[in-house]
This is a predicted structure of a 100-nucleotide RNA (Bacterial small signal recognition particle RNA) from an uncultured Synergistaceae bacterium. The coordinates come from a structure-prediction model, not an experiment, and the mean pLDDT is 80. It matches the Rfam family "Bacterial small signal recognition particle RNA". Clan: SRP clan. By type it is a non-coding RNA gene.
RNA sequence: GAUCCAGUCCCAUGCGGCGAAGCCCCACGAACCCUGUCAGGCCCGGAAGGGAGCAGCAGUAAGUGGUGUGCGACGGGUGCCAUGGGGGUGCUGGAUUUCC
Numbered sequence: 001g002a003u004c005c006a007g008u009c010c011c012a013u014g015c016g017g018c019g020a021a022g023c024c025c026c027a028c029g030a031a032c033c034c035u036g037u038c039a040g041g042c043c044c045g046g047a048a049g050g051g052a053g054c055a056g057c058a059g060u061a062a063g064u065g066g067u068g069u070g071c072g073a074c075g076g077g078u079g080c081c082a083u084g085g086g087g088g089u090g091c092u093g094g095a096u097u098u099c100c
Stems, first nucleotide, its partner, number of pairs: 001097008009086006015079002018075002022071002024068001025066004034059004042051003
């Protein structure tokens, strides 16, 4: 110097990791326009009974907060990761060979 292989570079897929809307779990959460039960009172009835239904109580909606060894769309200048494809200007390493 040449050739070959690999890496660096690009793309795709996958895995791990980080972040993460949302879901799941718990709690709170509606004077009335949610549900159930409806004291009192009210209404109907001769009566027996019935009716609507406020407060209260219970459970929840929208929503708010909390918890996590859970699931997780999605995302990246994530990884001395993997596989495949691309690339051959340059750089790095290895092997072979030629010349001085």